RNA sequence: GGGACUGUGGGGUAGCUUGGCCAUCCUUUCGGGUUUGGGACCCGACGACCCCGGUUCAAAUCCGGGCAGUCCCA
Numbered sequence: 001g002g003g004a005c006u007g008u009g010g011g012g013u014a015g016c017u018u019g020g021c022c023a024u025c026c027u028u029u030c031g032g033g034u035u036u037g038g039g040a041c042c043c044g045a046c047g048a049c050c051c052c053g054g055u056u057c058a059a060a061u062c063c064g065g066g067c068a069g070u071c072c073c074a
Stems, first nucleotide, its partner, number of pairs: 001073007010027003020057001029045005050066005
């Protein structure tokens, strides 16, 4: 220098090719229930689409440009 893949709550993860509900689930944290207490279990709450622009009535998803990481080629 060229190419491929990845980027989603504090951590992990589904959803992306088929655009459309309050964006899925696990965990952490917080509150409540249960218990003599704790653990386990149950209920509830909080919290995210890497950035900018474009297309569209509507973008995590499609298009363009960047940034970061991993890998391959030279």
Source information: Predicted 3D model of a 74-nucleotide RNA (transfer RNA) from a Candidatus Woesearchaeota archaeon. Taxonomically the source falls in Candidatus Woesearchaeota (Archaea, Nanobdellati). The prediction has a mean pLDDT of 80. Rfam family: tRNA.